[in-house]
Small-subunit ribosomal RNA from a metagenome, 1514 nucleotides, folded computationally. Rfam family: Bacterial small subunit ribosomal RNA. Rfam links the family to the GO terms structural constituent of ribosome and ribosome.
């Protein structure tokens, strides 16, 4: 720091997603050690049990235990000492600890104020502590109660309680006078009046034992301090306007009350204020901060642990005590809940530490200790302390360590893979040599501890004192550890105890095999999986991190994707329809003053911790020490350029005045002509009208047409123009009246008066609405006629609202320049409109305003824009933040309604979109070709037959080919074979190949027999070879062959969508590309386009292109003319010979021909046209003329075109069978449909007879002459010929005669019968041929459709391949005869180039919309129903404060001898306030809800075809 994802590709806009960091986490897998941290985020839910706040006997009286003493009536009693202690009393229980419910301000943070305040303990300091009194708990007795507890009587003490004295520096009041300050005021001084305290205990000395002195602690009244607390002020502090008005103690004043203290804090009266778009009030959410996470920063998120503040303590209310509370482990009341109960009544509050239940994805031990730090009490020792220190559990987090090191190639084995060679795991292992950090064992050992206490000595202070006490120093004594031992050190042993997790298609580091087969599954996004998956699962290998790894969740980042730093608004989302104008924001020139903003210096504060830097220190974490930094803070002093405020001026902005100008600017009134329609009358007589074509409609009751007259309404032709005016909407005949604005010129006026503009107000096309008019024409709705599959449309005939006028609503439009307003600046050129100036003037020059075009720089994603900016800047307003849902729902508001304005969410998708590019396509355009059409000739489609296909049938009817480009195609030959199919029979290393191992001498081979349909099986017989040895009997050995066995063979099984090769097609169409350069951000473009020309991207010219390649052409074959050479089997003119005749013979090369080589044609020549070009047209010559004819030759590519059944081949499948052999059957079936053909339908013909001419082929298991037999097919015999020699072989149409005479025929030949022939083991299924007989349909073929432009069509025969034979009418060739038409491109089809539109790119067989039907999801409405929150009234009103009363009660003080009285207080009563509660009401939120509604989504449902091309009606 970026990356993936919209497209065929590109640039942009824009969202989604990823890589990073973090966490109080959770889940899955795995798990060695240590250090340091952290650990209920959920139910402020409920809690069993234990502990968490006590202490003081040196405040008090008792009780009690022990020891000692005294005494004794021997029961006991008393005293002293040392303890324990309920109660009274003191201090502390307001700290510490927990939690975050409430709280949007009464909180918190920062800075201040308190001249408006309080403060126990502590420190400093001043003064004091005199003398009295009355009670009460404990205790005792009695009573009540289950208990908790309570009551009555009696006794007693105090540092408990109450008077008195004393006192002022305290408080209150009066008077005087000083200083200061910040408005009220504050401070200090003097005089005076009133008021107004106290308590002892312990140690020591002395003592007459009463007391007194002293020290310490405690006590009282003051002053000051420290720390703490209260109150107040300023600023900051979340979302929501679908919350806009709120408020009655409310805002202020006066009096009174109240508080520690200001204040409506409370109350009576008076006034009517106070707050609010700078967001009051209401609603939702939330403890705040230091900090923490992230980020480059600015920011964003967060508020666990640690620290500061606040709030709360079962829900709610209340006060008491106290220095401090309205009090977590205090009290009273109310409510809910739980527990005890004798049913009468009582008890309780873990959001303290542990722990339990519950909730939850989820969070620990009912541990040890007060040793340390700290707190409370105490004189102290001490006691208490779940604060705290430790331990336990948890990989929850961070940091560190370890799981060994070196060597080791036979590159081991095994695994995986393989092209079978190898590669890889991999120096990895094993092996060898070492080491011992961690863990383990043994031994040993420490820090955390400093003190306090006691005692001795010395000094100091107090004191009369060397007591005592306090304190300091030194010494001695006694002692304090929960935890730490899993720590440190030494030794021992032995590599022994210690590695996983995720990933491997791209992003993103890391690849292969097997399995699976759109299944199972994966997935963060894009997307993988449909038989060769680097994406699923497993394995191997690899990558990353590592005691952890991955996933999930959340936050920030990336995201400049809310943009302050740092975005945009013509077309991507986004300028309000336009103007006026309020608040606000911004604002011209000069001078002076001020100092609010701004800038500088200093001071204060910004707690500590954290963060940063350095060091301690040896890595890190943790810890410590020091430093620096940190505010939009506050204060003081200063500066004055800019902004602000104030004052005084100025004229250039703005306005006003005068004189002109142009104009469909607006409103009202009036007037006019053309046209349409209607009415009346005339003429006239059959149609008119309308359309693609028609019909509805009108018309003999007289239309249309035409003439005359009249009526009425609406709109204003030409001029008229991207020309004018207006803010926009908009404005068009003419005249008059009223009226707004603009521009120009001049100038001596005002003096910043300006710009913009949230809310607000006004204007605002068309349609629509209300009321009343009007209505010629047009015309929604509606009716009819057409079109159509349908046609609720487009077309036609009619036609009502409406369009018009008056008055009033509505308030929206693609209200568009898709471009808010204002000001300034920034190249040229050109045109139009309105003025002015110079010039005598046509003209020319110049200036201001308005409206257009082109265009530089710049800008922009590009298209484009460009002084009329979308450039450069400033000011103000409006608006946007992915697509859909949706401008919908709901709420509010406006409207008569229709509807408008404001305006979401759930859910869903990974895109939606802009501009441009290349293609493809268009029922877009232009140019040009082609038997494409047209002009012709002949066919097909109808018949019969042949053949192929579909379908059906079948045991099987083997398989493939499917628009053109399948269908007389593979098949150039299915009776068996072929043959792949079916039925049946059979063998299993096999019909065929290679190899290994073993057997093997009569096996192999031959022959014969049996069985069988054959294959096969069984049996018998015969029977070799090489070499060596040999006794010649034979033996040994070897190879081929055979047998057995194992590898393997075999497959016309599957996949042509895994492939090679080959082929078809567009198309023999003229195209397809490259290098360099140039243009463009880029995809791409240019070149290859343009003007001509051509069969052609053929050539020429032009040209930011210049060249080149593959195609085209040419080269090749054949044919057409001539020449040369060569003449056998071909030829025969001249010569000779022979014959009935014939190149038959001798000869010959002249000719034909054969087959080799050449020539020839190139727009070469002439003219015209053309750009002096390319070339075209005409002509000459020539056998041939403009590529002479024909063939071969097929660019880049397209169709996943065809073929796994020619062949080859990957994968998969079968292996006593999907392979192999055999027999028979089938491929030949037959209601039917289609293609391709043959033969015909006849006289241009049929039949009969005669007669003529050709080319190219084939031939030895062959062609077969001739002769002969047969009606014939054919048979017999047989010459010649491996061929320019012989044979097939007769060419046919034609020509010459004859006959038939228009008919189902002397046409036509199907079908059938009979008899024969040929091939072949074999013609039944299922061949061909011959003869005789039979004699079907068919009389020229509907819609539609095919071929052909010259030796072509048409027609006529001939040959060949395959082949035993043949189904050949097919196919491939050959020649004979031999036309017609067109010289055009309107249309159909196809193609090429250019251009245009596009929402297509699988590319129009494209894309795509809506209803309906199905499933599923979320939402809205809804009669109602259920549950929360809130509000204002009403009723009732506990506890309690306050007030009042108090006939009852009362020790202290006063009067009094007393009784009694007084002062004062209380119980009780009453009143105000008030929690909870009650009955109704309103408001708000949420759940459920029959049914209704639309929406989103979901491979292959229905109906149409609305949009994208002129999308077929833009």
């Nucleotide at each position: 720091a970026g990356a993936g994802u919209u497209u065929g590709a590109u640039c942009c806009u824009g969202g989604c997603u990823c890589a990073g960091a973090a966490c109080g986490a959770a889940c899955g897998g795995u798990g060695g050690c240590g250090g340091u941290g952290c650990g209920c985020u959920u139910a402020c839910u409920a809690c069993a049990u234990g502990c968490a706040a006590g202490u003081c006997g040196a405040g008090c009286g008792g009780a009690u235990u022990a020891u000692a003493g005294a005494u004794u009536u021997c029961g006991g009693u008393c005293u002293a000492u040392a303890g324990u202690u309920a109660g009274c009393g003191g201090c502390g229980g307001a700290c510490g600890g927990g939690u975050g419910a409430g709280u949007a301000a009464a909180g918190u943070a920062u800075a201040g104020a308190u001249a408006a305040u309080c403060u126990a303990c502590c420190c400093u300091u001043g003064a004091g502590a005199g003398g009295g009194g009355a009670a009460u708990a404990a205790c005792a007795u009695a009573u009540c109660g289950a208990a908790a507890g309570a009551u009555a009587u009696g006794c007693u003490a105090a540092u408990a309680c109450c008077g008195c004295a004393u006192a002022a520096a305290g408080u209150c009041g009066a008077a005087a006078a000083a200083g200061c300050a910040c408005a009220u005021g504050c401070u200090a001084u003097u005089u005076u009046g009133a008021u107004g305290a106290a308590a002892g205990u312990g140690g020591g000395g002395c003592u007459u034992a009463g007391g007194u002195c002293u020290c310490a602690c405690a006590c009282u009244c003051g002053a000051g301090g420290a720390g703490g607390a209260g109150u107040c002020u300023a600023u900051a502090u979340c979302c929501u306007a679908u919350u806009a008005g709120c408020u009655u103690g409310u805002u202020g004043g006066u009096g009174a009350g109240g508080u520690a203290a200001g204040a409506g804090c409370u109350u009576a009266c008076c006034a009517a204020g106070g707050c609010g778009a700078u967001g009051a009030u209401g609603g939702g959410u939330a403890a705040c901060c230091g900090g923490c996470c992230u980020g480059a920063g600015a920011g964003g998120g967060u508020g666990a642990u640690c620290g500061g503040u606040c709030a709360c303590a079962c829900g709610g209310g209340c006060a008491c005590u106290g220095a401090g509370a309205c009090a977590c482990g205090g009290g009273c009341c109310u409510g809910a809940c739980u527990c005890c109960u004798a049913c009468g009544g009582g008890a309780g509050g873990c959001a303290g530490c542990a722990g339990u239940a519950g909730g939850g994805a989820a969070u620990u031990u009912u541990g040890g200790g007060c040793a340390a730090u700290g707190g409370g009490g105490g004189a102290a020792a001490c006691c208490c302390u779940g604060a705290c220190c430790c331990a336990g559990c948890g990989a929850c987090a961070c940091c560190g360590c370890g799981u060994g090191a070196a060597u080791g190639a036979a590159g081991a084995a095994g695994g995986c893979u393989u092209u079978a060679g190898g590669g890889u795991u991999g120096u990895a292992a094993a092996g060898u040599u070492c080491u011992a950090a961690c863990a383990c064992g043994u031994a040993u050992u420490a820090a955390g501890a400093a003190a306090a206490u006691g005692u001795u000595a010395u000094g100091u202070g107090u004191u009369c004192a060397u007591a005592g006490c306090a304190u300091a120093u030194a010494g001695c004594a006694c002692u304090u550890g929960a935890c730490g031992a899993a720590g440190g050190u030494a030794c021992g042993a032995g590599a022994u105890g210690a590695a996983g997790u995720c990933a491997u298609g791209g992003c993103u580091a890391a690849c292969u095999c097997u399995g699976u087969g759109c299944c199972a599954g994966c997935a963060g996004c894009c997307g993988c999986g449909g038989u060769a998956a680097u994406a699923c699962a497993g394995a191997g290998a690899u990558g990353a991190c590592a005691a952890c790894c991955g996933u999930u969740g959340u936050u920030c980042g990336g995201a400049a994707u809310c943009a302050c730093u740092g975005g945009g608004c013509u077309u991507a989302a986004a300028g309000a329809g336009c103007a006026c104008g309020u608040a606000g924001g911004c604002g011209g020139a000069a001078u002076a003053a001020u100092a609010a903003g701004u800038c500088g210096a200093c001071u204060g504060u910004g707690a500590a911790a954290g963060a940063c830097c350095a060091c301690g220190a040896g890595c890190a974490u943790c810890c410590g020490u020091g430093g620096g930094g940190g505010g939009u803070c506050a204060g003081u002093c200063g500066a004055u350029a800019c902004u602000g405020c104030u004052a005084u001026u100025c004229u250039u902005g703005a306005g006003a005045u005068u004189g002109g100008u142009a104009g469909g600017g607006g409103a009202g009134a009036g007037u006019g002509g053309a046209a349409u329609u209607c009415c009346u009358g005339g003429u006239g007589g059959a149609g008119c009208g309308g359309u693609g074509a028609a019909a509805u409609g009108c018309g003999u009751u007289g239309a249309u047409a035409u003439c005359a007259g009249g009526a009425g309404g609406a709109a204003c032709g030409c001029c008229g123009g991207a020309g004018g005016c207006g803010a926009a909407g908009g404005c068009g005949a003419c005249u008059c009246u009223c009226u707004g604005g603009a521009c120009c010129a001049a100038a001596a006026c005002u003096g910043a008066c300006g710009c913009u503009g949230a809310g607000g107000u006004g204007c605002g096309a068309a349609a629509g609405c209300u009321a009343g008019g009007g209505u010629a024409a047009c015309a929604a709705a509606c009716g009819g006629g057409a079109u159509u599959a349908g046609a609720u449309a487009c077309c036609c005939c009619g036609g009502u609202a409406g369009u018009c006028c008056u008055a009033g609503c509505c308030g929206u439009a693609a209200a568009c320049g898709a471009u808010g307003g204002g000001u300034a600046c920034u190249a040229a050129g050109u045109a139009g409109g309105g003025g002015g100036g110079a010039u005598u003037a046509a003209g020319u020059c110049u200036u201001c305003c308005c409206u257009g075009c082109c265009g530089u720089a710049g800008c922009a994603a590009a298209a484009g824009u460009g002084u009329u900016a979308a450039g450069u800047a400033c000011c103000c307003c409006g608006c946007c933040u992915g697509g859909g849902g949706a401008g919908u729902a709901u709420g509010g508001u406006c409207g008569c309604a229709a509807g408008g304005c404001u305006g979401a969410a759930a859910c869903u998708c990974a895109a939606a979109g802009g501009a441009a590019u290349u293609g493809a396509c268009g029922g877009g355009g232009g140019c040009u070709c082609g038997c494409a059409c047209a002009a012709g000739c002949g066919g097909u489609g109808g018949a019969g037959c042949a053949u192929g296909u579909g379908g059906u049938u079948u045991a099987a009817u083997u398989c493939g080919a499917a628009u053109c480009a399948a269908c007389g195609c593979g098949a150039a030959g299915a009776a068996c074979c072929u043959u792949a199919c079916c039925u049946g029979g059979g063998a299993u290393u096999g019909a065929c190949a290679u190899u290994g191992u073993g057997a093997g001498a009569u096996u192999a081979g031959g022959c014969u027999u049996c069985u069988g349909a054959a294959a096969g099986g069984a049996a018998g017989u015969u029977g070799a070879c090489g070499c060596c040895c040999u006794u010649c009997g034979g033996g040994g050995u070897g190879g081929a062959a055979u047998c057995a066995u194992a590898a393997c063979a075999g497959g016309u099984g599957u996949u042509g969508c895994a492939u090679g090769g080959c082929u078809g097609u567009c198309g023999u169409c003229a195209g397809c590309u490259c290098g360099u350069g140039c243009c463009g951000u880029g995809a791409g473009g240019u070149g290859u386009u343009g003007g001509g020309u051509u069969a052609a991207g053929u050539c020429c010219c032009a040209u930011a292109a210049c060249g080149a390649g593959c195609g085209a052409a040419a080269c090749c074959u054949u044919u057409g003319u001539c020449c040369u050479u060569a003449g056998u089997u071909g030829c025969c003119a001249a010569c000779g010979g022979a014959u009935a005749a014939u190149g038959c013979c001798g000869g010959g090369g002249a000719c034909u021909c054969u087959a080799a080589g050449g020539a020839g044609a190139c727009u070469g020549c002439a003219g015209a046209c053309g750009u002096u070009a390319a070339g075209u047209c005409u002509g000459a010559g020539g056998a041939a003329g403009g590529u002479g004819g024909a063939g071969a030759u097929g660019a880049c590519g397209u169709c996943a075109a065809g073929u796994c059944a020619u062949c080859a081949u990957g994968g998969c499948c079968c292996u006593u069978a999907u392979g192999c052999c055999c027999a028979g059957g089938g491929c030949u079936a037959c209601a039917c449909a289609c293609g391709u053909g043959c033969u015909a339908c006849a006289a241009u013909g049929g039949c009969u007879g005669g007669u003529a001419c050709g080319a190219a082929g084939g031939g030895c298991a062959g062609c077969g002459a001739g002769a002969u037999c047969g009606u014939a097919a054919g048979g017999u015999u047989a010459a010649g010929c491996a061929a320019a020699u012989c044979c097939c072989a007769a060419a046919a149409a034609g020509c010459c005669a004859g006959u038939c005479u228009c008919a189902g025929u002397u046409c036509g030949g199907a079908u059938u019968g009979a008899u024969g022939g040929c091939u072949g083991a074999a013609g039944u299924u299922c061949g061909c041929c011959a003869u005789c007989a039979u004699g079907a349909a068919g009389u020229u073929g509907g819609a539609a459709u095919c071929g052909c432009u010259a030796g072509u069509a048409a027609u006529c025969g001939u040959g060949g391949g395959u082949c035993a034979g043949c189904u050949a009418u097919a196919c491939c060739a050959c020649g004979g005869u031999g036309a017609a038409u067109g010289u055009g491109u309107u249309c159909c089809c196809g193609a090429g180039c250019c251009u245009u539109g596009u929402a297509c790119a699988c590319a129009c067989c494209g894309c795509c919309c809506g209803u309906c039907a199905a499933g599923c999801c979320a939402c809205c409405g809804a009669a109602g129903u259920a549950g929360g929150g809130g509000u204002g009234g009403c009723c009732u009103g506990a506890a309690g404060u306050c007030g009042u009363u108090g006939a009852c009660c009362c020790a202290a003080c006063c009067c009094g001898c007393a009784a009694g009285g007084g002062a004062g207080g209380g119980a009780g009563g009453c009143g105000c306030c008030c929690a909870a509660g009650g009955a109704a009401a309103c408001u708000u939120c949420u759940g459920c809800g029959a049914c209704g509604g639309g929406g989103a989504c979901u491979a292959a449902g229905u109906c149409g075809u609305a949009a994208c091309a002129a999308g077929g009606u833009a």